[in-house]
A computed fold for a 350-nucleotide part of an RNA from a metagenome, annotated as small-subunit ribosomal RNA, central domain.
The RNAcentral record of the full RNA draws on SILVA.
Model confidence (mean pLDDT): 89 of 100.
Context: one part of a larger RNA
RNA sequence: CUGGGCGUAAAGCGCGCGUAGGCGGCCGUUUAAGUCAGAUGUGAAAGCCCGGGGCUCAACCCCGGAAGUGCAUUUGAUACUAUUCGGCUUGAGUAUGGGAGAGGGAAGUGGAAUUCCUGGUGUUGAGGUGAAAUUCGUAGAUAUCAGGAGGAACACCGGUGGCGAAGGCGACUUCCUGGACCAAUACUGACGCUGAGGCGCGAAGGCGUGGGUAGCAAACAGGAUUAGAUACCCUGGUAGUCCACGCAGUAAACGGUGAUCACUAGGUGUAGCGGGUAUUGACCCCUGCUGUGCCGCAGCUAACGCAUUAAGUGAUCCGCCUGGGGAGUACGGCCGCAAGGUUAAAACUC
Numbered sequence: 001c002u003g004g005g006c007g008u009a010a011a012g013c014g015c016g017c018g019u020a021g022g023c024g025g026c027c028g029u030u031u032a033a034g035u036c037a038g039a040u041g042u043g044a045a046a047g048c049c050c051g052g053g054g055c056u057c058a059a060c061c062c063c064g065g066a067a068g069u070g071c072a073u074u075u076g077a078u079a080c081u082a083u084u085c086g087g088c089u090u091g092a093g094u095a096u097g098g099g100a101g102a103g104g105g106a107a108g109u110g111g112a113a114u115u116c117c118u119g120g121u122g123u124u125g126a127g128g129u130g131a132a133a134u135u136c137g138u139a140g141a142u143a144u145c146a147g148g149a150g151g152a153a154c155a156c157c158g159g160u161g162g163c164g165a166a167g168g169c170g171a172c173u174u175c176c177u178g179g180a181c182c183a184a185u186a187c188u189g190a191c192g193c194u195g196a197g198g199c200g201c202g203a204a205g206g207c208g209u210g211g212g213u214a215g216c217a218a219a220c221a222g223g224a225u226u227a228g229a230u231a232c233c234c235u236g237g238u239a240g241u242c243c244a245c246g247c248a249g250u251a252a253a254c255g256g257u258g259a260u261c262a263c264u265a266g267g268u269g270u271a272g273c274g275g276g277u278a279u280u281g282a283c284c285c286c287u288g289c290u291g292u293g294c295c296g297c298a299g300c301u302a303a304c305g306c307a308u309u310a311a312g313u314g315a316u317c318c319g320c321c322u323g324g325g326g327a328g329u330a331c332g333g334c335c336g337c338a339a340g341g342u343u344a345a346a347a348c349u350c
Base pairs, nucleotide, nucleotide: 003322004321005320006319007304008303012318014201015200016199017198021194022193023192025088026087027086028085031082033081034080035077036076037075038074039073040072041071042070049065050064051063052062053061054060091191092188093187094186095185096183097182098181103177104176105175106174107173108172109171110154115149116148117147118146119145120144121143125136126135162169163168206247207246208245209244210243211242215241216240220236221235222234223233258317259316260315261314262313263312266295267294268293269292270291271290272289273288274287275286276285299306300305323350324349325348332343333342334341335340
């Protein structure tokens, strides 16, 4: 390379939008590029294969024939692919009416709690631990009551509940705004799927500038523990955590499972929107679509397990893997203020 694979053995890009490209519904029509068939030319000789012959045989040599996947020209075929034109509605989308939601952004508001400050009551311990000590306290602490300041987070509801492409999103109100779902019609008429590059979003931690800082808390200091204790425990405590703007671009970014479409037993919860039946009051019962769980047949799997939310059966497109270590490292490139990120080897060794 041909292949074989990617939940856990190596392997699905963190997620989306989308360019080129690849692939693409039903009916008719056109052309005949791909495709298929015929003919002609060419496909040197030698060689290979077949037949015959010459050296006593053979190797070897000579003669004849066949073959020669291919290429070109030409004549046809038109199912499929492609192309032209026309049509269709089931794929896709738009309009109308609904209800659901921690989806996103901005502004404002609220209560509980911690801490601090002021004042009152009130004294001598408080705090902390396995036990202690560092620490706080007669300059009045802890406790308790009243008032005030400020920052951060939103108990209960809360739920294998909801929403979002992922990261993620949870007090309340208002404004702006995205998406999905359901119902019944109407409209457009393949407008679709995927997506190398590219562009955007992207937890925590980190960086820059300026704010803010209640609690918590890397670093750091002290007290313990211990043989030691650069830890676990305790008392403190700065970055940080918060806000605005910018950078960074990584995670066990996980369902460790790429996206889309079709098909393939069921049972039982739950969320949203319907239809029927019933009572006219909601339930109950039957049923449709969409999402989200559990159990389970066939099938698959090395097993575990998956099983209409597939890891089953098929199709299209993309990404990725190819023994372990060296190494996600070196060098180089690109990006970054830096930290570093990304792309990514080899020697050597087992």